[in-house]
RNA sequence: GCACCGGUGGUCUAAUGGCUAUGAUUCUGCCCUUCCAAGGCAGCGAUCCGGGUUCGAAUCCCGGCCGGUGCA
Numbered sequence: 001g002c003a004c005c006g007g008u009g010g011u012c013u014a015a016u017g018g019c020u021a022u023g024a025u026u027c028u029g030c031c032c033u034u035c036c037a038a039g040g041c042a043g044c045g046a047u048c049c050g051g052g053u054u055c056g057a058a059u060c061c062c063g064g065c066c067g068g069u070g071c072a
Stems, first nucleotide, its partner, number of pairs: 001071007010025003018055001027043005048064005
């Protein structure tokens, strides 16, 4: 340099072009308990960036960035 694959809360993960983007875990608060652990309830927190298509984009298209694999 070329080709292919991937990028979603702190971490892991789901989402046929259509709901307020799913669940687990972490964290915070409350309940329970003499206390802790376990358990229960609630809350916080995310679509890598820019543009395009579309009534509507995490999803499709183009470019860029980052990571991985292969070739040279």

A computed fold for a 72-nucleotide RNA from a Candidatus Woesearchaeota archaeon, annotated as transfer RNA. The sequence was found in a public genome assembly. The source organism's lineage runs through Archaea, Nanobdellati and Candidatus Woesearchaeota. Rfam family: tRNA. From the family's description: Transfer RNA (tRNA) molecules are approximately 80 nucleotides in length. Its family is annotated with triplet codon-amino acid adaptor activity in the Gene Ontology. Model confidence (mean pLDDT): 80 of 100.